Molecule: RNase P RNA; transfer RNA
Organism: Candidatus Ratteibacteria bacterium
This record gives sequence, structure tokens and C1' cells, in this order.
RNA sequence: GGGAGCAACCGAACGGCUGUGCGCGGCAACGCGUAAGGAAAGUCCGGGCUCCAGCAGGGAAGAUGGCUCCUAACCGGAGCAGGUCGCAAGACCUGGAAAGUGCCACAGAAACAGACCGCCCGACGGCUGCCCGUUAGGCAAGGGUGCAAAGGCGAGGUAAAAGCUCACCUCCUGUCAGGUAACUGACAGCGACGGCAAACCCCAUCUGGAGCAAGACCAAGCAAAGCCUUGGGUCCCUGCCCCUUUAGGCUUGGGUAGGUCGCAUGAGCGCAGAGGCGACUCUGCGCCUAGAUGAAUAGCCGUUUAGAACAGAACCCGGCUUAUGGGUUGCUCCCCUAA
RNA sequence: GCGGGUGUAGCUUAGCGGUAGAGCGCUACCUUGCCAAGGUAGAUGUCGUGGGUUCGAGUCCCAUCACCCGCUCCA
Repeated sequence: GGGAGCAACCGAACGGCUGUGCGCGGCAACGCGUAAGGAAAGUCCGGGCUCCAGCAGGGAAGAUGGCUCCUAACCGGAGCAGGUCGCAAGACCUGGAAAGUGCCACAGAAACAGACCGCCCGACGGCUGCCCGUUAGGCAAGGGUGCAAAGGCGAGGUAAAAGCUCACCUCCUGUCAGGUAACUGACAGCGACGGCAAACCCCAUCUGGAGCAAGACCAAGCAAAGCCUUGGGUCCCUGCCCCUUUAGGCUUGGGUAGGUCGCAUGAGCGCAGAGGCGACUCUGCGCCUAGAUGAAUAGCCGUUUAGAACAGAACCCGGCUUAUGGGUUGCUCCCCUAA
Repeated sequence: GCGGGUGUAGCUUAGCGGUAGAGCGCUACCUUGCCAAGGUAGAUGUCGUGGGUUCGAGUCCCAUCACCCGCUCCA
């Protein structure tokens, strides 16, 4: 100097004029303060909160999936392990197919157990070139098919062959050692077994349901009728227990389309210190930071370096994912050049 | 805001992981003096989009886009 990887951050700024929601002050006019995001989004996970009174057991259904930890919890995060890719920094993947069932199109003899070509031996025949044909068998080395073909490779062995035997490697099982564990290493084995579980399933762990249009209160107003189930207890069943002794559901009709709370002090934010590799936790100090309900948070002008992205809270919080013009910073790796 | 569902030819829809079909419509020809009806033949899909699992995906998993439906209170 060039090319990469990972992580974090900014999200136009300043000034002027006009305007809006909320709060405070004021009799009022008005004044002062405050007012979107890193994703407010998708609603994909988890939790708080509220209602279904409650507890226990069983079932169904669903979710997660290397290990350990963090956390209120998690399909989240941190650290580590094994594998794949990459020269590297790094990125991605992750229970069980040696419990059972199922599937593996076409091709192929055979897709989990088989013999098409082939190799070999015996018998018979042709026949006298150990060549050809038929046949009882043996084999799975080679060919061929396929995404995938029965551990790989070498030697021994044999009529020909084969983990049939042996050495090395790979995988599996067991024991021992290290590690909290995933896992790693050593030794032994008359162990050698196809793929798919984002197919059913098995194993381990976890999960009650519904959602702020939850739910609570006030005010106003009306008209009830029919049908079903008969007790109800928010996935189903059982038991205890509780509630109610008319209760629940559906359909049609009627009334209201008002207000208050929930609703902004919270697993909150900032700084400092301590512990931890880290996620994170603890302690101290400081701060208060939108709260609407036809729903505010805006419009115009000027300057700068340019008329800049995605995009707008609706109960709240922790994550994940997706969208995003331009710019900044930190750490790391590779190549080239110079000293 | 909350909950649920659906995307396959122009329209309505089938589809057991193994070459995507059917009906209506469309095009051409036959039939007719002409049209309709009828007959014969034919064309038409990036299976909403992008990744992943798998030998192989319309189908299974994840993300995303579009559309549709339901949900106030009182008696």
C1' cells in the first nucleotide's frame, strides 16, 4: 500500500418563524416545561401484569435438542467440545438409525439381504486346442446400475473367494486415566452394523388456558322472545375441594357508541468501584425520560459538506428476525513493498 | 392492537417426497349461407418469494411478502 474477517457506534446539526399532544401556573389571554426508534416493524420466542377460586394424579398436544454456565424466562446469550469449509482471521452444523415401524422413484440381480455378466470346482456330453455346451453346487474379488452396493488398504490364505486370518487406519463396545461435562487419551474385544428422525417414533428436559378489545369502576339508556344443555370450575379425564342452587351456551331483537382507572418508578437509565475468561452479578452515587383514543410528536426558511436511508409509540419489558442512504471507530488475518 | 387462516394455468380447484393434473375459459380446424351448440386437435404454470433438510420439495422446516376472516360494552 492492497484485500479480507469480526464487533461496536452515529442515524444530520445549528438558528429563526408558525403549529400540535400532555403536564404545571394563570380568572382569562397566555406563559413555561416536555414529546418516537434502532429497529417503535414482523408478531417469531420468552416473561411481567390481569381474569378463569384452588390442589394433586393421569392422558393428549406442543416445544427444545453437543456440554457447562448466565438470566425472571427463552427457539436468547457467553465460554468450551466435536465435525465441515477457508492459506488465515473466522463462518456454519450438532441427541438416538447397533430399540421398533416405515420410505429409498427410475435404473439395477439386489436398496438389507440378492446373483445379470463374471470367477471356481465336480459330473455328463461334444471333442482331444484344457476349448465349447448342459447341469448339481461354491464365491461375492472384478464389471455394470444408481444419490447410495455390504468397513478402507496391503499381505496371507483358497479350487475361486470372503474380516476367513494378520498389520495399519476408521467406526463400535467395554475398562482405566484426565476433565464439572460434552469430550480426549491408552488398553482389550471369537465386535464390523447402508441412508433418511426439518418420516412416525425413542430418550432427556420444559409447558394449564386466554389475552389490555385482558380486567376493574362510574354514568346513561332499553324489551324482550325462541331453542339447546342440564350444574359449573378456561385442552381432556379422575379425585379432593370450592362456588351457585338456576346456571351456561346459541339465535333473533332492543339499548349505549360517554367517562375514569389499568397507563408510565421500571427485571429502568447513566457513571464509578468490586467479582468473573465471558454472558452477567453485586455495591454506591445521580437522574425521571411520550402517554394519545380519529389518535399529537409537524411545516417552511437560512447556513454547513448533500433538499440524505429504513421507517411512526398504543399495557410493559428481555431477545430474535427482517428493512436501512451515508459515515465513524476498535480488534484480528493474508498478500506485496521498503527498512 | 390481539387471535386465526389462505396463496397451484386467465377463473374455480385436485395433488401419499418420485415426469404438476381436472372443469370452465382461450387458439386453430371441421360442421353451417352466417352464428350458437356439437366434434377433433393444441397451447397455457419460475406451484407468492428466498434459504435449508433430502439423492430428489408443490408437499417437510425456517424466514419473508400479499390477501382474507374473527374479536367492544349493557339487559